[in-house]
RNA sequence: CGACGUUCUCGGGGCGGGGUGUAAUUCCCCACCGGCGGUAGGUGCUUCAGCACAAGCCCGCGAGCGCUUUCGGCUUGUUGUCGAAAGGUCAGCAGAUCCGGUCAGAAUCCGGAGCCGACGGUCAUAGUCCGGAUGAUAGAGAACAGAA
Repeated sequence: CGACGUUCUCGGGGCGGGGUGUAAUUCCCCACCGGCGGUAGGUGCUUCAGCACAAGCCCGCGAGCGCUUUCGGCUUGUUGUCGAAAGGUCAGCAGAUCCGGUCAGAAUCCGGAGCCGACGGUCAUAGUCCGGAUGAUAGAGAACAGAA
């Protein structure tokens, strides 16, 4: 220096005020929040080689829902339904950014205005409440071991 590994740890934030109403942290007005990796014409440091930080809506990933497959139960005329397990691209609405300025060039800088947010539950429709979840995971770190 440190491939391939083993173990452990960590790994999501937010409804405050007012209104209507029998009833709403769910509707309306004003608020509040932003997982992980990458990139970033920015910022800081600098030994001028680089280093650190910087995006919800630029590129990807994750959970969840859907979907597919298998097994089992029930039903039945070959389908429907319920449960369990597996898959992880199949990518499905798997969410959402424009305008002005500067510039050779803007997704990125400056200014402004917007937009988005699984499923189930609920005296009433939920990004913020409750639940699956003391879960899972993208990943991050440490220790050990250790090839060339």